[in-house]
Molecule: transfer RNA
Organism: Candidatus Moraniibacteriota bacterium
RNA sequence: GGGCCAAUAGCUCAGUUGGUAGAGCGCUGCAUUCGCAUUGCAGAGGUCAGGGGUUCGAAUCCCCUUUGGUCCA
Repeated sequence: GGGCCAAUAGCUCAGUUGGUAGAGCGCUGCAUUCGCAUUGCAGAGGUCAGGGGUUCGAAUCCCCUUUGGUCCA
């Protein structure tokens, strides 16, 4: 220098043909307990890496950039 893959909640990751962004763990509150843990219920938490484009509508399609991984030279 070139090819490919990844970037979504604090962490690990889903997200099916473009049509309201989700799960587990963690966090907060309540119930349960003498108290803790466990369990149950409820809740908070997201510019979907950044910018631009296409579209009535983009996490999803196209282009550029950044970061990480991997392969080739």